Record summary: The RNA shown here (transfer RNA) has 79 nucleotides and comes from Candidatus Fervidibacter japonicus. The coordinates come from a structure-prediction model, not an experiment, and the mean pLDDT is 80. It matches the Rfam family "tRNA".
[in-house]
RNA sequence: GGCCCCGUCGUCUAGCCUGGUUCAGGACACCGGCCUCUCAAGCCGGAGGUCGCGGGUUCAAAUCCCGCCGGGGCCACCA
Repeated sequence: GGCCCCGUCGUCUAGCCUGGUUCAGGACACCGGCCUCUCAAGCCGGAGGUCGCGGGUUCAAAUCCCGCCGGGGCCACCA
C1' cells in the first nucleotide's frame, strides 16, 4: 500500500441484507419498591444510547452511498 471483517446504553448483544410504526429491543450490572427478622433469590418499576466521526441520497437513515478515525485478519512491499 491492496482486500476483507468489526465499531449500537456501564458490559455483552439483536436490529443493518429488504430504509418507515410508540421511547432503537434484550440480558447482566445500577437505582427504587414489594417480599424477608436481615441479606440473597424472586416479583414489579425506573434511569441509562451523538447507533465511531463528518458529509450525501431520501418525505424518512442504526440500516443505502462517499470520505475519515479506531480495532482485527490476510496478502504485498524492501532500491